This is a predicted structure of a 1481-nucleotide RNA (small-subunit ribosomal RNA) from a Pseudomonadota bacterium. Lineage of the source: Bacteria > Pseudomonadati > Pseudomonadota. The RNAcentral record of the sequence draws on ENA.
């Protein structure tokens, strides 16, 4: 040490939650590609796609010690020529090399690929009817002898490739004869059958023959494994056996003859598709899952198809012979090839390397051997393709250097990072040393890598950093650009002018000679759930039952030993894996040793449990007996009510139907009524939550036949039992088919109504159908959305039926055992809801089903039907969700309560006229701008003739009209008079004056010039914002703390009951306090009353002002209510239940309003003369029209003309302005008085009293218009008011629909302010006089609380969503056909080669089989295809509204007929309906 240790989760469905669920992500992995990058070394590893074609060179040869020969050389000879030596030579022989051929081995190894195979191919296990060259042991043997052949030589024919005749010769080549222990055949007699040499002087050595042995390899054979499809269910004639023969090495139908009809198959035959098996790799905690490069074993294959020969072995990659296809040479007659060997080349393709070196090592192959041969092998070349390991420096260094980035402008970062200084040299260059691998040899010599691994010296930081990514998930951030564009994105998803998500810049983060990306696998996924899921409602329980094979199976004993446990034997190749040790500096890599390889097989043991044998029980289960209830089934009769039809009578104008209506019926007598009579469907009351039956369902009453259930007694069998795949049977409505029968209802149809359309909803009819027999159909919200049995676990209560018991005469009550049908609930399950002895609870048997949402229960394919359709049952695409259950709100043509000038009850307008006036439109140079439903529109504006002003037009100015600051000259430039141009701004000039501080001078303040920093902007963003309004609403509501309860969002409190104007109060309460908000505190007014007195008034007083103070609290009496809060009358009081008004506006809502009041972030215009500034005019006042708000009036409750009275609250010195005078008035003129309780503005008007007018377009209305005036102001044309004279329009009370107001208010009269020089004010604010009417009440409309309920909504109903139609575009079925592959049949034809038969026999011809070759009809896949069609997608397209609320006809599920379309209708059924009543509890 091993046995034994190992598991991690995030994102994203909703406003939110919890649950189902899928998407997606973080790890590892890879023969890989691909994008940016690249220092150096080690060890691997590199044609996965066309088993596509292939130039070139090399990949299997070797042996002369097996044989005969050719050639070349040595040497010994040498006829013979020449001869003086030399020298030349035909032939012998000897030895070396070579060369081709005969022989002998070897070439079936090695090397390569996975193309076919789904099989004994491969993997474990067992076998044995066999073989086995070289090899190793054993025994034996080896005599004799014959005849051909290549080789050469000659002839011939071919373009070559070859070939073919004659003719000569050897051997380990072949042949024949001898022998024959062993060997074969045979029961046996008997019969058969062998050989070769060579080398050496020899000894002997290899050789050779025949046998046994062993070794090794091999063949064959057998269990057990081994991939997907039932939309492949039946397959098979040599097919299963059996007999004889024949073949093999060797069993076998392995062939072939004859016999028999067997053999496989739901445990999946057969066919179809895909696939070369393991060892093992890569992943996983593991079970598994995926997978089969490199390396080992096997197998199959060598262009593609078939054949065999030779040999021990092949049916043979680098052997043949044939058929095919391709390619090459040809002389056109033929020939010739086969890199899936090493290398290399074209092709296709994201994509895979050197036409290298040696045979030095390992190893093969021949040889006696030397040695030859060996692209096996060893090395080396490229390539980050992998792993592995090194390096790119190390230490000091702050002036925190410059640069860069950000900045709140201070600063911070980059960052000791650099720079400088000092050290080191792994690596780098360059020099010198230099192995191991190597062991064989004739003893000479011989290393491909290679001068290379190592080492030493020297040089000098030298020669060496990138790549992703930085919104979450996921480590990491800020500016700038851009502005739904460009462009990211693995998922959620970023981008529409502040983007941490695009793009750049800085800065950080991670990994590092790599670094993302993209492919592909496992993992997370318990997301196929054995380990380790699940089906009331999310996807899922079959529509029910009956059984068949499976599969589980009660008690007792006893045998067996298959299952099972242990032990031990084999075997599970190595290599890989794990531990431990060893080698390379390490480490990757390698090696030694142990384990491990979970399987199987044998043999021993064990018997508890299963199984199996064979006995026995009765508790399961049925049989028996005697009760018992029931719409159980089928058949046939039979009642009364309703209704409709005839026929009569009565009796007359209607009836009938609806939200109103009309079609419709009725004077030819309806409709009502009586009366007889025909029909046909369906059975009130009883009746229940109730009974029965597998379900589907099943209802008058009786009979007749028939199933099942329960109780009760125990008499029998004796495990006989449960479940239940295919398959049987039944199986609502709807349909269909035959023949009947038809009252009533009613799809279809028609006609009437709504309506914007109405193929509906309502209405009048009406035909299929509905009912009956018989024959099909086979689905349903066939539902308790809960298969069947079996046991086990706390009750309470209803209510059906049997039974017991107690008690009665009997029944009834009551207690107890059973069977059933409901309700509530313990424990406990459960995502929650909700279930709970009738389980959804605990176990256990066996069946069916489900695995995101759509496409789709479709399309193809089978069965089944007469159809209509059922059943079984997919992908392509597409989406990031569908989807349960609860939970807050929002809604509701839901509900309970309530409230409010919201209705209603009144009064008075408005919508109608003319005007003011704002707004919309148009118009124009402008007619500035905002406000747009409540909540814009007499609003911003409480004052547009200039000015205001922000618009146009024209003329100007450029540091600027105003503000700060520097800089520089200058010292009257300012100031005051003044000329000339000019519309005016404004430009050119003149003339006085000559400023303080200070003696002068510098310097300062000042001033205005010049430059420069800036200014300046009513230019855009109210969807960057601050304040600030408006609105719901003066509605009573809005939270939080602690605490409880729910896994959780929440809930509770704040809910209930009384109360109140009030979540006001009180009661009860798992709540207890508390906040903001009601109220009240504050102001005004109504009553008294102390102080104090400017004004008032003739004084003193106090009308009255001011400052202060009382007074009201449901206190008090009566009543209701519940002990309370509180209502309700009443008395007192100046006032009574908040006494009246006002300010005061919770949490929020509506991206509400406003950058034009005012601040403010960005952005934008300015030396480019303006979106800044100043000036003249001009507009904002326009006018075909349309709308808001007014004002005036139609008239007599009035006008008018004269007289008479009574406020309040304001205002006032650049002001109000008396008297008193002019004018007809506006008004002048005059000035007195007033900084105001003093004076003025200031006669208040309706009212009263009197005239006149007398129902008319008027003595009514007063718009228009004219002429004449006044006032304000530089200036009243555009474009003001205001008198005065004439003029004298519309209008006679307003459709539709609509607006205020509940008391001193509406109506109605005047007054008065602010702005303001005047004024367009009939508008705003405000003040008082005069003074009503009506409210029964909460049904309707609108708004708003509070609770309950329903939801598909949550941008919250101005939600959501559906289906057609039109266009874009993608995939997939059909489809007339056309095209090509595929396995097969039938027939025809038919190579080569092995068998076979003939013959004229080194051959030649038939036969048999067969490859390929044609033809024919079907199968099957897959491609293309006019066309149709159904599906999917896709910011803003048509038509309508089908669902979601009671979705405006509840919705849905089968059927069925109908319609542009969602849909409608009919019929049967479900609740997965809301509301409201009744029953029950």
């Nucleotide at each position: 040490a091993u046995u034994u240790u190992a598991g991690a989760g995030g994102a994203u469905u909703u406003g939110a939650u919890c649950c189902u669920g899928g998407u997606c992500c973080a790890g590892g992995a890879u023969g890989a590609a691909c994008g940016c990058u690249g220092g150096c070394g080690g060890c691997g590893u590199g044609g996965a796609u066309a088993a596509g074609g292939c130039a070139u060179g090399c990949a299997a040869g070797u042996c002369g010690a097996g044989c005969g020969g050719g050639u070349c050389a040595a040497u010994u000879u040498g006829a013979g020529a020449u001869u003086a030596c030399a020298u030349c030579a035909a032939g012998a022989a000897u030895u070396g090399a070579u060369c081709a051929g005969c022989g002998g081995c070897g070439a079936a190894c090695g090397a390569g690929u996975u193309a076919g195979u789904a099989a004994c191919a491969c993997c474990u296990u067992g076998g044995u009817a066999c073989a086995u060259a070289c090899c190793u042991c054993a025994a034996a043997g080896a005599c004799g002898g014959a005849g051909a052949u290549a080789a050469c030589c000659a002839g011939c024919c071919g373009a070559a490739a070859g070939g073919u005749u004659g003719g000569c010769u050897a051997a380990u080549a072949c042949c024949c004869g001898a022998u024959a222990g062993u060997c074969c055949c045979g029961c046996a007699a008997g019969g058969g059958u062998a050989a070769a040499g060579u080398c050496g002087c020899a000894a002997g050595a290899c050789a050779c023959u025949u046998u046994g042995a062993g070794a090794u390899u091999g063949g064959c054979c057998u269990a057990g494994g081994u991939c997907u499809g039932a939309u492949c269910a039946g397959c098979u004639a040599g097919u299963u056996g059996g007999u004889a023969g024949g073949g093999u090495a060797a069993c076998g139908g392995c062939c072939u003859a004859c016999c028999a009809a067997g053999g496989c198959u739901a445990u999946g035959a057969c066919c179809a598709g895909u696939a070369g098996g393991g060892g093992g790799g890569c992943u996983g905690a593991g079970a598994g899952g995926c997978u089969g490069a490199u390396c080992c074993c096997c197998a199959a294959c060598g262009a593609c198809g078939g054949c065999a020969c030779u040999g021990a072995g092949a049916c043979a990659c680098g052997g043949g012979c044939c058929g095919u296809a391709c390619a090459u040479c040809u002389a056109c007659g033929g020939a010739u090839g086969g890199c899936c060997g090493c290398a290399g080349u074209c092709g296709a393709g994201a994509a895979u390397a050197u036409u290298u070196g040696a045979c030095a090592a390992u190893g093969g192959g021949c040889g006696a051997a030397a040695g030859c041969c060996u692209g096996a092998u060893c090395a080396a070349g490229c390539g980050a393709c992998g792993c592995c390991g090194c390096g790119u420096g190390c230490a000091g260094g702050a002036a925190g250097a410059a640069g860069g980035u950000c900045u709140u402008c201070g600063g911070a970062u980059u960052g000791u990072a650099a720079a400088c200084u000092g050290c080191u040299u792994u690596u780098u260059u360059a020099g010198g040393u230099g192995a191991a691998g190597a062991a064989c040899u004739u003893c000479g010599g011989u290393g491909a890598c290679u001068g290379u691994a190592a080492u030493c010296u020297a040089a000098g930081a030298a020669u060496a950093a990138g790549g992703a990514g930085c919104u979450g998930c996921u480590a990491a951030c800020c500016u700038c650009g851009u502005g739904c564009c460009a462009g990211c994105a693995g998922c959620c998803g970023c981008g529409g002018u502040a983007a941490u998500a695009c793009g750049a810049g800085g800065g950080c983060u991670c990994c590092a000679a790599g670094c993302g990306u993209u492919a592909u696998c496992c993992g997370g996924a318990u997301u196929u759930a054995u380990u380790g899921g699940g089906c009331g409602u999310a996807a899922a329980g079959g529509g029910u039952g009956c059984g068949u094979a499976g599969g589980a199976u009660g008690a007792u004993a006893g045998g067996u030993a298959a299952g099972u446990u242990c032990a031990a034997u084999g075997u599970u190749a190595a290599a890989u894996c794990u531990c431990g040790g060893g080698g390379c500096u390490u480490a990757a890599c390698u090696u030694c040793g142990a384990g491990g390889c979970c399987g199987c097989a044998u043999u021993g043991a064990a018997u508890a449990c299963u199984g199996c044998c064979a006995a026995u029980c009765u508790a399961g289960a049925g049989u028996g007996u005697g009760g018992g209830a029931g719409a159980g089934g089928u058949u046939g009769a039979u009642g009364g009510a309703a209704c409709u039809c005839a026929c009569g009578g009565u009796g007359u104008a209607g009836g009938g139907g609806u939200g109103a209506a009309a079609u419709c019926c009725g004077u030819u007598g309806a409709u009502a009524u009586c009366g007889u009579g025909g029909g046909g469907a369906a059975c009130a009351c009883c009746a229940a939550a109730g009974g029965c039956g597998a379900a589907g369902g099943c209802a008058u009453u009786c009979a007749a036949c028939u199933g099942g259930c329960c109780c009760g007694c125990u008499a029998c069998u004796g495990a006989c039992u449960c479940u239940g795949a295919u398959g049987c049977a039944c199986g609502a409505a709807a349909g269909c088919g035959u023949g009947g029968g038809g009252a009533g209802c009613a799809a279809a149809a028609a006609g009437g109504a709504u309506u914007a359309g109405a193929u509906a909803c309502c209405c009048u009819u009406g035909u299929a159908g509905u009912c009956c027999a018989c024959g099909c159909c086979c689905u349903a919200a066939a539902c308790g959305a809960u298969g069947u049995c079996u046991a086990c676990u706390g009750g309470c209560u209803a209510u059906u039926u049997c039974g017991a018991g107690u008690a009665u005469c009997g029944a009834c009550c009551c207690u107890c055992g059973g069977a059933g049908u409901g309700g509530c609930g313990a424990a406990g399950c459960u995502a929650a809801c909700g279930c709970g002895u009738u389980a959804a609870g605990u176990a256990g048997a066996c069946c069916g089903c489900c695995u995101g949402g759509g496409a789709a229960g479709u399309a193809c394919g089978g069965c089944c039907g007469c159809a209509a359709g059922g059943c079984u049952a997919a992908a392509a695409c597409u989406c990031a969700a569908a989807g349960g259950a609860a939970u807050a709100g929002a809604c509701g043509g839901g509900g309970a309560c309530u409230c409010g000038c919201a209705c209603a009850a009144g009064c008075g307008g408005u919508g109608g006229a003319g005007c003011a006036u704002g707004a919309g439109g148009u118009u124009c140079a402008a007619u500035u701008c905002g406000a747009c439903a409540a909540u814009a529109a007499g609003c911003g504006a409480g004052g547009a003739a200039c000015c205001u002003u922000a618009c146009c037009a024209g003329g100007g100015c450029u540091u600027g009209a105003a503000a700060u600051c520097c800089a520089g000259a200058c010292g009257a430039a300012a100031g005051c008079u003044u000329g000339c141009c000019g519309a005016a701004a404004g430009g050119c000039g003149a003339g006085c004056c000559u400023u303080c501080u200070c003696u002068c001078a510098a310097g300062g303040a000042c001033g205005g010039c010049u430059g420069g920093a800036c200014a300046g902007g009513u230019g855009c963003u109210g969807c960057a914002u601050g304040g600030u309004u408006g609105u719901c609403g003066u509605c009573a509501g809005c939270u939080c703390g602690u605490g409880u309860u729910u896994u959780g969002a929440a809930a509770u409190g704040u809910u209930c009951c009384c109360u109140u104007a009030a979540g006001u109060g009180g009661g009860g309460u798992a709540a207890c306090g508390a906040g903001c908000g009601c109220a009240a505190c504050c102001c005004u007014u109504a009553c008294c009353u102390g102080a104090u007195g400017u004004u008032a008034c003739a004084a003193g007083u106090g009308u009255c002002a001011u400052c202060g103070g009382g007074a009201a609290c449901u206190g008090c009496c009566c009543u209701c209510a519940u002990u309370u809060u509180g209502g309700g009358g009443g008395a007192g009081g100046a006032a009574g239940g908040a006494g009246a008004g006002g300010a005061u506006g919770a949490c929020g809502u509506c991206a509400a309003a406003u950058c034009a009041g005012c601040a403010u972030g960005g952005c934008c215009c300015u030396c480019u003369g303006a979106u800044g500034c100043c000036c003249u005019g001009g507009g904002c006042u326009a006018c075909a029209c349309u709308c808001g708000u007014g004002c005036u009036a139609c008239a007599a409750u009035g006008g008018u003309u004269g007289g008479u009275a009574c406020a309040a609250a304001g205002g006032g010195c650049u002001g109000c302005c008396a008297a008193g005078c002019c004018g007809c008035a506006a008004g002048g003129c005059g000035g007195a008085g007033c900084u105001a309780a003093u004076c003025c503005c200031u006669u208040a008007a309706a009212a009263c009293c009197a005239g006149c007018c007398u129902c008319a377009g008027u003595u009514c209305a007063g718009a228009u218009u004219g002429g004449g005036g006044g006032c304000u102001g530089a200036a009243a044309c555009u474009c003001g008011c205001c008198c005065c004279c004439a003029u004298g329009a519309a209008g006679u009370c307003g459709g539709a629909a609509u607006c205020g107001c509940u008391a001193g208010u509406a109506a109605u009269c005047g007054c008065g302010c602010a702005u303001c020089a005047g004024c367009c004010a009939u508008g705003g604010c405000g003040c008082g006089g005069u003074g009503a009417a009506u409210a029964c009440g909460u049904u309707c409309u609108c708004g708003a609380g509070u609770c309950c309920u329903g939801u598909a909504c949550u941008c919250a109903c101005c939600g959501c969503c559906c289906g057609u139609c039109a266009c874009u575009u993608c995939a997939a079925g059909g489809g007339a056909g056309c095209c090509g592959g595929g396995a097969g049949u039938a027939c025809c034809u038919g190579a080569a080669a092995a068998c076979u038969c003939g013959c004229u026999c080194u051959g030649c011809g038939g036969g048999c089989u067969u490859a390929g070759g044609g033809u024919a009809a079907a199968c099957u896949c897959g491609g293309u295809g006019a066309c149709a069609u159904g599906g999917a997608a896709g910011a803003a397209g048509u038509c309508g509204u089908a669902a979601c609320a009671a979705g405006g006809c509840a919705c849905g599920c089968g059927u069925a007929g109908c319609g542009g379309a969602a849909g409608c209708u009919g019929u049967g059924c479900g609740u997965g309906g809301a509301u409201u009543a009744a029953u029950u509890a």
Its mean pLDDT, the model's own confidence on a scale to 100, is 82.